[in-house]
RNA sequence: GGGUCGCUAGCUCAGUGGAAGAGCAUCUGACUUUUAAUCCGAGGGUCACAGGUUCGAGUCCUGUGCGACCCA
Numbered sequence: 001g002g003g004u005c006g007c008u009a010g011c012u013c014a015g016u017g018g019a020a021g022a023g024c025a026u027c028u029g030a031c032u033u034u035u036a037a038u039c040c041g042a043g044g045g046u047c048a049c050a051g052g053u054u055c056g057a058g059u060c061c062u063g064u065g066c067g068a069c070c071c072a
Stems, first nucleotide, its partner, number of pairs: 001071007010024004018055001026042002029039002048064005
């Protein structure tokens, strides 16, 4: 220098162009002598950034950044 893949909640990850989710973690409550475990519930999002396409974009297109790998 060229190429491929990835970037979504604190962490690990889903998400077929039509109202952003799960598990774990955190908080609250129940249970328990207490803790743990279990169960109910709640909070938590600039979907890496910028632009484009579209009635509508996490999703499609372009560029940039960061990371991993391959080639040279």
Annotation:
This is a predicted structure of a 72-nucleotide RNA (transfer RNA) from a bacterium. The sequence was found in a public genome assembly.